[in-house]
Model confidence (mean pLDDT): 78 of 100. This is a predicted complex of two RNAs, RNase P RNA and transfer RNA, with 448 nucleotides together. Rfam match: Bacterial RNase P class A. The family's RNA type in Rfam is ribozyme.
RNA sequence: CAGGGUAGCUGGGCGGCCGCCCCGAUGAGCGAAAGCGAAUCGGGGAGGAAAGUCCGAGCUCCACCGGGCAGGGUGCUGGGUAACGCCCAGGCGGGGCAACCCGACAGAUAGUGCCACAGAAACAUACCACCUCGAUGAGCGACAGCAAAUCGGGGCAAGGGUGAAAUCGUGAGGUAAGAGCUCACGGCCUCAGCGGUGACGUUUGGGGCGGGAAAACCUCACCUGGAGCAAGGCCGAAUAGGGGGACAUAGGGUGCCCGGCCUGUCCCCGGGUUGGCCGCACGAUCCCGAUGGUAACAUCGGGGCUAGAGAGAUGGUCGCCAUCCCGACUUGUCGGGAUACAGAACUCGGCUUACAGGCUGCCCUGGCCC
RNA sequence: GUCCCGGUGGUGUAGCCUGGCCUAACAUACCACACUGUCAAUGUGGAGAUCGGGGGUUCGAAUCCCCUCCGGGCGCCA
Numbered sequence: 001c002a003g004g005g006u007a008g009c010u011g012g013g014c015g016g017c018c019g020c021c022c023c024g025a026u027g028a029g030c031g032a033a034a035g036c037g038a039a040u041c042g043g044g045g046a047g048g049a050a051a052g053u054c055c056g057a058g059c060u061c062c063a064c065c066g067g068g069c070a071g072g073g074u075g076c077u078g079g080g081u082a083a084c085g086c087c088c089a090g091g092c093g094g095g096g097c098a099a100c101c102c103g104a105c106a107g108a109u110a111g112u113g114c115c116a117c118a119g120a121a122a123c124a125u126a127c128c129a130c131c132u133c134g135a136u137g138a139g140c141g142a143c144a145g146c147a148a149a150u151c152g153g154g155g156c157a158a159g160g161g162u163g164a165a166a167u168c169g170u171g172a173g174g175u176a177a178g179a180g181c182u183c184a185c186g187g188c189c190u191c192a193g194c195g196g197u198g199a200c201g202u203u204u205g206g207g208g209c210g211g212g213a214a215a216a217c218c219u220c221a222c223c224u225g226g227a228g229c230a231a232g233g234c235c236g237a238a239u240a241g242g243g244g245g246a247c248a249u250a251g252g253g254u255g256c257c258c259g260g261c262c263u264g265u266c267c268c269c270g271g272g273u274u275g276g277c278c279g280c281a282c283g284a285u286c287c288c289g290a291u292g293g294u295a296a297c298a299u300c301g302g303g304g305c306u307a308g309a310g311a312g313a314u315g316g317u318c319g320c321c322a323u324c325c326c327g328a329c330u331u332g333u334c335g336g337g338a339u340a341c342a343g344a345a346c347u348c349g350g351c352u353u354a355c356a357g358g359c360u361g362c363c364c365u366g367g368c369c370c
Numbered sequence: 371g372u373c374c375c376g377g378u379g380g381u382g383u384a385g386c387c388u389g390g391c392c393u394a395a396c397a398u399a400c401c402a403c404a405c406u407g408u409c410a411a412u413g414u415g416g417a418g419a420u421c422g423g424g425g426g427u428u429c430g431a432a433u434c435c436c437c438u439c440c441g442g443g444c445g446c447c448a
Stems, first nucleotide, its partner, number of pairs: 001366010012321007020045007029036002047341001051352002054350005059228004064260006071224005076090005091105001092103004106219002111217002114212002127160002130155007139146002168186006187209006193202003232278004242269005251263003285304008322339008371447001373443005380398004390429001400416005422438005
């Protein structure tokens, strides 16, 4: 210098004018008072994802408690955390020359089912081929016999062929022909030893070798009640506790069942009111530092307060600058245009997805120079 | 805001749960021919979707899993 990897940051700036939401102070005016409150001044006002609503929680209600079943979820190991399907570290597998990245990564000898077409067979299987035995026996013959071919019985799984996938691969021995049948090397599974908390590793020893798929049912281990701030609480207003149904060995109380317990009610239809306050902005909170830990993170100390609507605010316009694009010519000026993704609604921790442009640290590979 | 459902020829649906015969079926619409004096109806033949988009599992995906886009229930909820 070029290419790449990774961890982060930023997400246009300044000023003028006109507006919007909230808070505080003063407060015209109204009111008997409580209080309401025009106007003025001061302060605050979107994000890294506020998004998708995919996970996990806080909080609230279902009166409460226990057991079983069903359902749902997660799936290498160890740790972190309020919790998680998240994060950190490690193992194994895969990709890359490397930095580094990716992985739904338990079990297919627990069982059931599936593997289309093709193929003999996709679970017990043999179509062709090979070997052997028996029968018939063309033909040859020195008349002992040798025998092609056909049919039937048996052995075998090496070769051919099919397929996405065919019973461990190569070589040698062995055999009637063959075969992990035996041996050497290699691959895989498993038990023991050793190392490691563990996943796992292992130039050690023993035993053994037929597939795939669990993002098919399932098995194993662990977790799990349901609904959601339109949850829920208080006040006010309104109104007809109106109509129908279920029943005391009953009904209701979480998907089902059982037990305890609670309750006089439970379900449906119709009608009225559709206002205010709380929940609701101090929290698993943010910033800085120290200590422990490889790290995620934890503990301690100091400092800060940071939107809160209720048809839903955070905007519009002008000027200068910044970046990019286009055009013109006097080649550094002018003119025009654009400036991403997107926008809070109970609140957090994550994941995922979208994103113009710019900046920084570290690392890898290649080239050149000293 | 919350919860739930759906996307397959031009249109309306089936197939998805249990993957293969799906090179995707049915109805209607469309095109050509026959019938008719002509049109309709009818008959025969034909064209038209790679299953909203992307990725994964698998030998194989409309179907199973993940992400994403669009639409609807819908002012039903207090």